Source information
The part of an RNA shown here (small-subunit ribosomal RNA, 3' major domain) has 468 nucleotides and comes from a Candidatus Portnoybacteria bacterium. The coordinates come from a structure-prediction model, not an experiment, and the mean pLDDT is 82.
Context: one part of a larger RNA
RNA sequence: AGACGGGAACUCGCACAAGCGGUGGAGCAUGUGGUUCAAUUCGACAAUAAGCGAGGAACCUUACCAAGGUUAGAAACUCUAACGAAGCUAAGCAGAAAUGUUUAGCGUCUCACAAGGACGGUAGAGUCAGGUACUGCACGGUUGUCGUCAGCUCGUGGCGUGAGCUGUACUCUUAAGUGAGCAAACGAGCGCAACCCCUAUGCUGCGUUACAAGUGUCGCAGCAGACUGCCUCGGACAACGGGGAGGAAGGAAGGGAUGACGUCAAAUCAGCGUGGUCUUAGACACCUUGGGCUACACACGUGCUACAAUGGCCGGUACAAUGGGUCGCCAACCCGCAAGGGGGAGCUAAUCCCAUCAAAGCCGGCCCCAGUUCGGAUUGAGGGCUGCAACCCGCCCUCAUGAAGCCGGAAUCGCUAGUAAUCGCGCAUCAGCCAUGGCGCGGUGAAUACGUUCUCGAGUUUUGUACU
Numbered sequence: 001a002g003a004c005g006g007g008a009a010c011u012c013g014c015a016c017a018a019g020c021g022g023u024g025g026a027g028c029a030u031g032u033g034g035u036u037c038a039a040u041u042c043g044a045c046a047a048u049a050a051g052c053g054a055g056g057a058a059c060c061u062u063a064c065c066a067a068g069g070u071u072a073g074a075a076a077c078u079c080u081a082a083c084g085a086a087g088c089u090a091a092g093c094a095g096a097a098a099u100g101u102u103u104a105g106c107g108u109c110u111c112a113c114a115a116g117g118a119c120g121g122u123a124g125a126g127u128c129a130g131g132u133a134c135u136g137c138a139c140g141g142u143u144g145u146c147g148u149c150a151g152c153u154c155g156u157g158g159c160g161u162g163a164g165c166u167g168u169a170c171u172c173u174u175a176a177g178u179g180a181g182c183a184a185a186c187g188a189g190c191g192c193a194a195c196c197c198c199u200a201u202g203c204u205g206c207g208u209u210a211c212a213a214g215u216g217u218c219g220c221a222g223c224a225g226a227c228u229g230c231c232u233c234g235g236a237c238a239a240c241g242g243g244g245a246g247g248a249a250g251g252a253a254g255g256g257a258u259g260a261c262g263u264c265a266a267a268u269c270a271g272c273g274u275g276g277u278c279u280u281a282g283a284c285a286c287c288u289u290g291g292g293c294u295a296c297a298c299a300c301g302u303g304c305u306a307c308a309a310u311g312g313c314c315g316g317u318a319c320a321a322u323g324g325g326u327c328g329c330c331a332a333c334c335c336g337c338a339a340g341g342g343g344g345a346g347c348u349a350a351u352c353c354c355a356u357c358a359a360a361g362c363c364g365g366c367c368c369c370a371g372u373u374c375g376g377a378u379u380g381a382g383g384g385c386u387g388c389a390a391c392c393c394g395c396c397c398u399c400a401u402g403a404a405g406c407c408g409g410a411a412u413c414g415c416u417a418g419u420a421a422u423c424g425c426g427c428a429u430c431a432g433c434c435a436u437g438g439c440g441c442g443g444u445g446a447a448u449a450c451g452u453u454c455u456c457g458a459g460u461u462u463u464g465u466a467c468u
Base pairs, nucleotide, nucleotide: 001468002467003465004464005463007462008461009460010459011458012457013456015452016451019415020414021413022412023411026305027304028303029302030301031300032299033298034296035295042053043052064291065290066289067288068287069286070285073128077126078125079124080123081122083120084119087106088105089104090103091102092101093100094099109117110116130279131278133277134276135275139273140272141268142267143266144264146262151190152189153188154187155186156185157166158165159164170181171180172179196256197255198254199253201224202223203222204221205220206219207218211214227250230244231243232242233241234240307408311367312366313365314364315363316362317361323354324353325352328347329346333342334341335340374405379400380399381398382397383396384395385394421444422443423442424441425440426439427438
C1' cells in the first nucleotide's frame, strides 16, 4: 500500500422490513444431471450453467452410431496427356441410396483452314487438400460478472531515507470524485452528467393511400417548451434542500442506447480467424441410406395449465397497439359440425390482405359447492394439413375417455406505478412444427414502504492483523 475481521462510524441498493403475486406439492412442456444405449454428438456448472449456444433436430440440419461406398478426394491451385466448345435433355441395367456401368439426342466459342487459346469432365503427377480432431492454461475477436457501482489514474509541485503519501482528506450537498466552502497543492485524463433515440404538450410546414366534408383525428419533418427560471422557508449570504404558483410536463418528467482502471488463467479453437500438436487411404477426410440427438427407476432448474363461484359454460354486444405479406398475405361467395377444401377479387401495400383485427370487459341465461357443467392429463376411433416421406418422431379438428389435483413441508423468487397482477395480439426462425420458449405490442390496473436493528451486496473514512 492492499486484502481480510462473527471491529467501529456514515451512506446506498426490492438488501431487509411493509405489501401483492408466485416457486417448492399435482399433471404436462422444456433444459440439465444420472442411468441406459450401437449412438443417445458437443459445449455451458454457485452467484455469472441448466426454455443457455439452438431466432425451429421427421430427411436435411448433424458434428454421433450401424451399414454400403470414394481416395488429389465435396470445394481450391499448378503441370502433362488424349477427348469434347461451354451447356441442355433423355434412357437401360445393378443398388436402400450414394454410386458403378452402358447408351442416345440437341448444341457447335475464338479462329478462313491448321495449330494454339479459354472452358469442361476424364486419366496421371505434385510443394497437396480436408479435419465441428486437441489445446480458450499459446492467442485475436466477442461476451458474462462485480456494476450504470462511483470509482480508476496522470503531469508538475510539496512531504517522506524509502516503500509511498498528498492531489482524491475535512464540512455541507448530490443519483454521482455531483457541486460548494476550505486546506500544499495546482491542473488534467478515463468514468459521472450532457450531447443521441423514443414517449408525453403546443406551434409551423407538407400531406397521399388517412378522416364524412377542407379539416387536422392521423402521418412525416422542423421548432418551441423545463432552466430551481419565479415566490417563500431553511442553509454559511454558497452549493443545495422543503413547500408553493403557473404549466401538458418540476426539480434527473418516463424509457432506451451508452458499461471507467480492472477482477474471475471466467466463457467461447463447435460462429469466425489463428500459433502449436495430431490425423491423412479398411482415414480423425468425403458421399449415402437407416437410426440416434425425442431412451427412462430416478434427481434438479425454468415454465404452462389447474385445483374453481371475483368462477365455468352458452347467447348477445363494445373498445387497441406493434408488426408481417409476391415462390407471399389471401377478401367476397360456396362446401364441411370443425380442422380444412373450393374459389379467385385486391395488394410490391397509411390503399388490399392477415384482421368486422382482439381477449379480459359489459348485458342476459344456466350451473349451486360436488373431484362437480371444476380440472384437463391419458387413451381409443374417425378425419384435415405440410412435406419425397409423419413408424421411431409433426401440428390441427371432431366424437368418446375422463387421471392427478381441494392452494402445496423445510425453504425460496419477482416487483415501488401505468409497475406488480391479469387479458389477449403481433413478429423472428420457419415447408410443417413439438412455442407453454424468446422478442415486442397494446387493454384492464392495484397494495405497500414505520424504518435501517437484522440478512445479502456495495461505497467512503477509521481501527486491528501472525495474511500478500
The source organism's lineage runs through Bacteria, Bacteria candidate phyla and Candidatus Portnoyibacteriota.